[in-house]
RNA sequence: GCCUCGUUGGUGUAACGGAUAACACACGAGUUUCCUAAACUUGGAAUAGGGGUUCGAUUCCCUUACGGGGUA
Repeated sequence: GCCUCGUUGGUGUAACGGAUAACACACGAGUUUCCUAAACUUGGAAUAGGGGUUCGAUUCCCUUACGGGGUA
């Protein structure tokens, strides 16, 4: 260089082209408790960047960036 796979909250993972983008852990607040922990309730937080296709894109296509694998 070429081929290929991946990139979603703080972390780990979900999501037939149609959901308010879900779950667990973590974090904040509250209830309970003498206090802490546990338990329960509740809240904030994400689709790598740009473009395209489509009525509609996390999902399909192109490109860029980053990371993994293969090949000469």